SAM riboswitch aptamer (S box leader) from Planococcaceae bacterium Storch 2/2-2, 109 nucleotides, folded computationally. The model forms 97% of the base pairs in the Rfam consensus.
[in-house]
C1' cells in the first nucleotide's frame, strides 16, 4: 500500500524549544500566526484495542488506568455528489439526509 467494520456536534496547558507560515488532496471560502503558527518535547483527553466486573453471552453496559496506537482553535473548520424539505418572482440561500473523499482503531491480504 490495500480490503472489511466502527466512530467522527463534546474532552484536552498564560509550559519548553524552535523561527514562518499553517488549516488532507483539487477548487472557492473562512479562520489561526511575531500578543510566536504549523512542527518536536512535557503536560493533558479519553475514541479503539488491551484490563476488570455485569449480561440478552450473537451483544451490549459500567468502571479503572493510562499498557498499545490515537487525539490535544474554527462540526472532518465550511462547501463542492446526490436527494427532499423550507424561503424567494427568480437568479440564489439555508438546515437536514445520504453518498464520495479523509481522519482514527481493529482485524484481513
Nucleotide at each position: 500500500c490495500u480490503c472489511u467494520u466502527a466512530u467522527c456536534a463534546a474532552g484536552a496547558g498564560a509550559g519548553g524549544c524552535g523561527g514562518a507560515g499553517g488549516g488532507a488532496a483539487u477548487a472557492g471560502g473562512c479562520c489561526c500566526g511575531a500578543u510566536g503558527a504549523u512542527g518536536c518535547c512535557c503536560g493533558g483527553c479519553a475514541a479503539c484495542c488491551g484490563g476488570c466486573g455485569a449480561u440478552a453471552c450473537g451483544u451490549u453496559c459500567g468502571c479503572a488506568a493510562a499498557g498499545g496506537u490515537g487525539c490535544u482553535a474554527c462540526g472532518u473548520c465550511c462547501u463542492a455528489c446526490a436527494g427532499a424539505c423550507g424561503a424567494g418572482u427568480g437568479a440564489u440561500c439555508g438546515g437536514c439526509u445520504g453518498g464520495a473523499a479523509g481522519a482514527u482503531a481493529a482485524g484481513g491480504g
Its mean pLDDT, the model's own confidence on a scale to 100, is 80.